[in-house]
RNA sequence: GAGGAAUAUCAGGCAAUCGCGACUUUGAAAAAAGUUGAGGAAAGUCCGGACACCAAAGAGCAGCGUGACAGGUAACGCCUGCCCGGAGUAAUCCGCGAGAAAGUGUCAUAGAAACGAAAACGGCGUAAAAGAUUUUUAUAAAUCUUCGCAAAGGUGGAAAGGCGAGGUAAGAGCUCACCGGCUGAGUGGCAACAUUCAGGACUGAUAAACCUCACGCGGUGCAAUGUCAGAUAGGUUCGUGCAGACUCUGCUCGACGAGCGAACGGGUUGACAGCUGGAGUCGGUCGGCGACGAUCGAUCAAGAUAAAUGAUUGCCCAAUGACAGAAUCCGGCUUAUCGAUAUUCCUCUGAC
Numbered sequence: 001g002a003g004g005a006a007u008a009u010c011a012g013g014c015a016a017u018c019g020c021g022a023c024u025u026u027g028a029a030a031a032a033a034g035u036u037g038a039g040g041a042a043a044g045u046c047c048g049g050a051c052a053c054c055a056a057a058g059a060g061c062a063g064c065g066u067g068a069c070a071g072g073u074a075a076c077g078c079c080u081g082c083c084c085g086g087a088g089u090a091a092u093c094c095g096c097g098a099g100a101a102a103g104u105g106u107c108a109u110a111g112a113a114a115c116g117a118a119a120a121c122g123g124c125g126u127a128a129a130a131g132a133u134u135u136u137u138a139u140a141a142a143u144c145u146u147c148g149c150a151a152a153g154g155u156g157g158a159a160a161g162g163c164g165a166g167g168u169a170a171g172a173g174c175u176c177a178c179c180g181g182c183u184g185a186g187u188g189g190c191a192a193c194a195u196u197c198a199g200g201a202c203u204g205a206u207a208a209a210c211c212u213c214a215c216g217c218g219g220u221g222c223a224a225u226g227u228c229a230g231a232u233a234g235g236u237u238c239g240u241g242c243a244g245a246c247u248c249u250g251c252u253c254g255a256c257g258a259g260c261g262a263a264c265g266g267g268u269u270g271a272c273a274g275c276u277g278g279a280g281u282c283g284g285u286c287g288g289c290g291a292c293g294a295u296c297g298a299u300c301a302a303g304a305u306a307a308a309u310g311a312u313u314g315c316c317c318a319a320u321g322a323c324a325g326a327a328u329c330c331g332g333c334u335u336a337u338c339g340a341u342a343u344u345c346c347u348c349u350g351a352c
Stems, first nucleotide, its partner, number of pairs: 001348010012316007020037007039323001043334002046332005051221004058253004063217005069081004083097001084095004098212002103210002105206003121153001123149003130145006161179002164176003180202001182199007225273004235264006247255002280299008
């Protein structure tokens, strides 16, 4: 200098003029002054909760979710570390990460044949055993059948672990060394696992196929819920109910114990709370590889309700020009996106 990888921060600032919402102070009121006001994703509604009600509170089965190990957290399907596997020269990234000897399925096409160890397209052999034919004086030779083989070759992603050597009639873990796999033991580690030695079970793949195993899971949701005010019709009809309705995710048991369901019809549709002080934010110190935890100090950063958070001008600036607008709140994940800055690491090239 070039190319990559990972992480973090920012989301405009200052001034003037005018216009809005909330809170605080002053004021009888009108109003005045001060403080403050839409994001990194507010989006998706995908997970987990806080809170509220069902409700005084369950068991079993079904159903659903997660899935290496150890931690963090209120909790999680999230985060951190580490193990194994894969990609990459590397920094780093990804994960469909429990079980195939409980069972059931599936493995197209090609190929003789796809887990039953049956079978042999094309081949090799004639050792041993049996038979037939031909040539030859005979011995003997050749061919075929029975027989032995799974090594050359073909098909395929994969063909009775792989490669090499010996051995054999020809071959084969048949034997040997190395690699892979399986089983057992030792050592290290909390563990997943790694490593060493010994032996031979040298017996495909697939569970993001059904299934099995382990752990976990109530429902509805701020239009939850509660208070006040006000009005009418505590209406009519049908069905059902103390021999037990409704309710508790579905079913069964159990619990509780009085209305419940449907149709028609009438009144109200207003105000307040919930509503923003939190598993909060920032900083120091200590502990931890880290996520994070403990402690001390400081601080209070929208609460609208038909919906406020704006407009104009000037200057600065990398930057409004992208994606995009709060509605109970919080912790995550995912998706969209104009740019700028900073730090660390990897590879290549050149110079000193």
Molecule: Bacterial RNase P class A
Organism: uncultured Selenomonadaceae bacterium